[in-house]
RNA sequence: GCGAUAGUAGCUCAGUUGGCAGAGCAUCAGCUUCCCAAGCUGAGGGUCGCGGGUUCGACCCCCGUCUAUCGCU
Numbered sequence: 001g002c003g004a005u006a007g008u009a010g011c012u013c014a015g016u017u018g019g020c021a022g023a024g025c026a027u028c029a030g031c032u033u034c035c036c037a038a039g040c041u042g043a044g045g046g047u048c049g050c051g052g053g054u055u056c057g058a059c060c061c062c063c064g065u066c067u068a069u070c071g072c073u
Stems, first nucleotide, its partner, number of pairs: 001072007010025004019056001027043005049065005
C1' cells in the first nucleotide's frame, strides 16, 4: 500500500426485506428479611465510531474517514 471482518447502554451482545433503538449482567429505588445474601418489581442510562449523501423516513443503502483484529504484498 491492497483486501476482509468488527465498531450499537458502564460491560457482553442482539437488531433483514429501510418504518417506535432492545436483551442479559451491572447501577439506583422499592418489596421481602432482625441484618446481609438470594429472590421479586420498577426506574435511570444511547449524537447506533465520525462526517456527508440518497429517501417522506437510515443501526440498515451509497461515499469518505478513524480505530481494532486478521490476511496479502